Molecule: transfer RNA
Organism: Candidatus Micrarchaeota archaeon
Parts: sequence; C1' cells; structure tokens
RNA sequence: GCGCUAGUAAUCUAGCCUGGUAGGAUACUGGCUUCCCAUAUAUUAUAUGAAAAAAGCCAGAGGCCCGGGUCCAAAUCCCGGCUGGCGCA
Repeated sequence: GCGCUAGUAAUCUAGCCUGGUAGGAUACUGGCUUCCCAUAUAUUAUAUGAAAAAAGCCAGAGGCCCGGGUCCAAAUCCCGGCUGGCGCA
C1' cells in the first nucleotide's frame, strides 16, 4: 500500500443481506414480597415494628464509531474517514 472483517447502554450480544416501534442478558437505581431480627399473644402460627445482606417479582435509567449522500423514512443501502482484528505484498 491492497483486500477481508468487526464497531449497537458500564459489559456481552441479537437485529443489518430484504430500510418502517432499537430487543435480550449481566451490572446499576427504586418499589413490593420472602428469609432473618425484636415485641406481644390468639403459639406447627398470627399481629405489629424494624429491616443490613441475600433471594424472587415488578418498574426505571442508559445505546446504533464519526461525517456526508439517497429516500417519505437509514443501526440497516451508498461514499469518505477513524479504530481493532486477520490476510497478501
């Protein structure tokens, strides 16, 4: 220098070919419940209180590498650039 490939949330990833509401998991935040603890009595438990960790459930916040083009509409198609990986020279 050339070719191929990848870039989506804090992290991992689906979607891209074939344009039409950006999806999932982990982590994070909040709520509820359970467990645990205290007191009482109606004692295989119930009620009230408190509630750190843990678990379950629900909810929330957070994202298309950058610029341009095409289009009613672009994460997706086209052009250029940046970064990582692989290969050739």